[in-house]
Transfer RNA from an Abditibacteriaceae bacterium, 73 nucleotides, folded computationally. RNAcentral holds the sequence, with entries from ENA.

RNA sequence: AGGGGUGUAGCUCAGGGGUGAGAGCAGUUGUCUGAUGAGCAACAGGUCGAGGGUUCGAUUCCCUCUGCCCCUA
Numbered sequence: 001a002g003g004g005g006u007g008u009a010g011c012u013c014a015g016g017g018g019u020g021a022g023a024g025c026a027g028u029u030g031u032c033u034g035a036u037g038a039g040c041a042a043c044a045g046g047u048c049g050a051g052g053g054u055u056c057g058a059u060u061c062c063c064u065c066u067g068c069c070c071c072u073a
Stems, first nucleotide, its partner, number of pairs: 001072007010025004018056001027043005049065005
């Protein structure tokens, strides 16, 4: 330099146009226990990498930029 993949909660990830964006683990509170842990219940946590475009509607499709990973030179 060229090509491909990927960016969603603290972490690992799902969701691939349609009215409140989710799971597991982690966190907090309660319950239980002599106490801790486990179990159970509840809660909190997100400008979906940035900007633009298409659309009645974009986390999702398109373009550019950008972080990370891989391949080629």
Model confidence (mean pLDDT): 83 of 100.
NCBI's taxonomy places the organism under Bacteria, Pseudomonadati, Abditibacteriota, Abditibacteriia, Abditibacteriaceae.
It matches the Rfam family "tRNA". By type it is a transfer RNA. Rfam links the family to the GO term triplet codon-amino acid adaptor activity.